[in-house]
Molecule: SAM riboswitch aptamer (S box leader)
Organism: Bacillota bacterium
RNA sequence: CUCUUAUCACGAGCGGGGGUAGGGACCUGGCCCGAUGACCCUCCGGCAACCGGCCCAACGGCAGUGGUGCCAAGUCCAGCAGAAGUGUUACGGCAGACCUGGGUCUGCGGUUCCAAUUCUGGGGGAUGAGAG
Numbered sequence: 001c002u003c004u005u006a007u008c009a010c011g012a013g014c015g016g017g018g019g020u021a022g023g024g025a026c027c028u029g030g031c032c033c034g035a036u037g038a039c040c041c042u043c044c045g046g047c048a049a050c051c052g053g054c055c056c057a058a059c060g061g062c063a064g065u066g067g068u069g070c071c072a073a074g075u076c077c078a079g080c081a082g083a084a085g086u087g088u089u090a091c092g093g094c095a096g097a098c099c100u101g102g103g104u105c106u107g108c109g110g111u112u113c114c115a116a117u118u119c120u121g122g123g124g125g126a127u128g129a130g131a132g
Base pairs, nucleotide, nucleotide: 001132002131003130004129005128006127007126008125013044015043016042017041018040022033023032024031027079028078029077030076045071046070047069050067051066053062054061055060075124080121081120082119083118084117086115087114090111091110093108094107095106096105097104098103099102
C1' cells in the first nucleotide's frame, strides 16, 4: 500500500514540558476550535475492551499487568439514493358563491416541481484483527 471482516452509540485532561499559526483527512458549502497558545510531539493521567490473558461445553462473563486504539462537537454536519409528514410551484377534477354565458373567488381532494426537517441505507474516512 491492497484485500477481507468488525465497529464508529457511549466514555475519557481547564495536567506538566516542548513548539508556533493555523486546525477540525481530502473538495465544496456550513458550523466550530485557536496567541487565555489550538493542531502537533512528549511525559503523566484517564477511557474503552479489538487482539492477547483468565473462567465457561457453548452462549457469554471477568480483570485491565501486555499489543494497539482513543480522550471538543454523532466519523462536527451536509453532499448520493430512498421513505415520512410539512410547506411550496404548476396542472387537471369536484362542490359552492358571484358577475353573467365566459370568467372570478372560496373550499376539498389528486398528480407534480422545489425546499428544509427527521429517519434509513450508501459513498468517503478512521481504528482493530487477519491475509497478501